Context: one part of a larger RNA
This record gives sequence, C1' cells and structure tokens, in this order.
RNA sequence: GAGUAACGAGAGUAAGGUGAGAAUCCUUACCGCCGAAAAUCUAAGGUUUCCUGAGGAAGGUUCGUCCUCUCAGGGUAAGUCAGGGCCUAAGCCGAGGACGAAAGUCGUAGGCGAUGGACAACAGGUUAAGAUUCCUGUACCACCGACAAUCGUUAGAGAGAAGCAAGGAAGCAGAAGGAAAAGCUUAGCCUGGCGAAGGUAGACCAGGUACAAGCUACGAGCCAGUAACCAUUGGCAAAUCCGUGGUUACGUUUAAAGUAAGUAGUUACGUGGAGCGAAAAUAAGUAGCGAAGAAGUGGAUUCACACUGUCAAGAAAAGUUGCUAUCGAGAUUGAAGGUGCCUGUACCGUAAACCGACACAGGUAGAUGGAUAGAGAAUAUUAAGGCGCGC
Repeated sequence: GAGUAACGAGAGUAAGGUGAGAAUCCUUACCGCCGAAAAUCUAAGGUUUCCUGAGGAAGGUUCGUCCUCUCAGGGUAAGUCAGGGCCUAAGCCGAGGACGAAAGUCGUAGGCGAUGGACAACAGGUUAAGAUUCCUGUACCACCGACAAUCGUUAGAGAGAAGCAAGGAAGCAGAAGGAAAAGCUUAGCCUGGCGAAGGUAGACCAGGUACAAGCUACGAGCCAGUAACCAUUGGCAAAUCCGUGGUUACGUUUAAAGUAAGUAGUUACGUGGAGCGAAAAUAAGUAGCGAAGAAGUGGAUUCACACUGUCAAGAAAAGUUGCUAUCGAGAUUGAAGGUGCCUGUACCGUAAACCGACACAGGUAGAUGGAUAGAGAAUAUUAAGGCGCGC
C1' cells in the first nucleotide's frame, strides 16, 4: 500500500427458548431451493469423524451458548450378508531345469491371483448410537446322532480316484409370445369429516385399501429326439461310462423325459395398518387399542441368448453327474436331539469425513430412481426425503 481487496456460487423472515453475552445455537410458523438429486443403498478410500454429557483457549474466513473442534463416557454381536477355510482368468511367483562374468533372466511341475464360477434366511420389531448379525415368528444348509425298519459279508451291500468322460460353458443384433413389480383409477370396502362468509348429506370431501423366504400343488412358454439292446483299432491302464457304427420301440399334426418364469394354497387366529388414544414424578401423539384389505388398468423386469438372424465365431477350473482302477464289512432310509471356525459390520461415501496444501464452484465405480404433462432418465412443477451453501 490499507483497515483497502476479499470473506469461495443469487433466500430468508418472525416469535419463543437458552445464556454473562445471540443475525449465526435450539424450537415453532411462514417463505425459498433440489427432487435421474442437492434423495436412498453401496464399492473404493478415510479410520472413530458415529451417539451422549460437558467445554470454548486454539481450529471454524464474521459470531458462537454451536461443531466434523477439545475433554470424558458409550457404541460395530452373523452357520445363511461380503471375504477366507472351494475353483480358476489375465498377470505374477516358481522345486528341479535352460541361459548368463556377477547381479540375474526365462520357464516345467506346482502355486498365488476376482473384476468371473460355485454356495444354505426371510418378514416384522427394537437402541441415544448395531442389525438379513439382537429379539419374535417361520425356514434352510452341512455334520454328529439315541432309537426304529430294511438290506448285506466272497453268490459280496456299499464306497470310490489327484484317472477317463459328461456337464459347468458362453458373442452380437432383432422380433413375437407367456407371466408380472412399481404406479394409476374407482359409483367397491373401511375410518374420519359436514366447514368462522353465500353453497355443500352428496355419483360429497380427506385418508387407507399391505405382506417375505420356506413348504405343497399346478404350471403358460421353450426344447425333436428319447429309451432298450448289439458291436467296438478311439478316450495314455481299465470301464457296464463317453465317443463311433448298427438294430428295435415310441415320438416328430398331440412334447413322454427335460427346462421353466409364474399362479393358487399354506406360512398368517401372524405381522403391519389409516385412525383412536391414557395414567403420570419433571416422562405423549408415548404406552395401549386398532377398521378395511376388492375390482380394473399398467407393463420396469423376467421366462431367456429360449427362438430367428448374423460374422469378427464369442474364458478357464472347481462344485455336480456317470465310469472303472481299487477298497471292502458293515450300509441305507426315517428320526428325537445336538453342533456350527476366522475377518469385516459404527459413521462419511457426487462429499466439510475420499483425491485435490483449505470446511476448495474441480474429480469420484455400481444400484434404486415415485407423481402430473411428455417419445423420453429431455424439460417444467412436485411427493418421499434433504437443504437455504458459517459474515
């Protein structure tokens, strides 16, 4: 320079409360903003920032009685969620080995490695702060198993590979069909109301009209092969399995087997529910009580890469199933009852809590995404919900 610029996106106002002190904290009312987001869930990352009580030096671009600040106390509960005790991809490591003055590089067997495969729980309630984890109700998975029944010990029940097979196991585009969530409508049903100023007992007004996994039954649609027997130069040994070849039967106008969304019943004499609503120390719309639950419309999504088309021809391995090699004296079915490891779980998460030196107009993967108008996730207004951006 100068008490100058600036105080970081263009919404607050009033009353009451608290307090030494209030534009800034709390409460209420009105106003405004977002609403494919400025809402909700969640991955990464952060790591206690979460909740309660107390505080005000510093941090907070002003203030501060307030805070994501300071102090103290509290808070994260799992067989089923996510990950591990299972599997493999790219990639990485790599016994022996090859190469190399050395360091080391490559790489077989083998292993690690999810962003993929496999795999058993739903609804409601509850805390100041946790919930598919606690509680209530109803389930499922794996293993153990008293007891009962049945079968079997060379005329052999049963088990069974680190082996052999099947399966897992696939792109993209398009059209038609089945079923169906949210939502919407209503002269249906239930509850409440009858309007401070003219009208309103009416086809009046307002609100509500719900429900999971599991189990049982049915099941649209899709799929043209299925079953038995015979023979085997194949599947590194074997095979009754697979493959290949053949015969027969049924089917190809009708889908047996398979697959399969969904529907109905049950679960549910339950939960939830608009509304009604106490007592009381200082405690409230709290405890408690609790109606109706239909009909139509709608078409996210799903059946399902199932079908049709297409060329650039669209992972692997395990779980699973069959087979034998082999083992072989107990096994199978039902079942009261019992057992269930480790880690994460608070909170933020289009942000004042992550990445940007900051409480920074920047950046940040995925899911849900209501209503009216609309082709629409555009745009405008709005619900639930959240904010008014710390002079």
Predicted 3D model of a 391-nucleotide part of an RNA (large-subunit ribosomal RNA, domain III) from a marine sediment metagenome. The RNAcentral record of the full RNA draws on SILVA. It matches the Rfam family "Bacterial large subunit ribosomal RNA". The literature on the family includes a 2001 paper in Science by Yusupov et al., "Crystal structure of the ribosome at 5.5 A resolution". Its mean pLDDT, the model's own confidence on a scale to 100, is 81.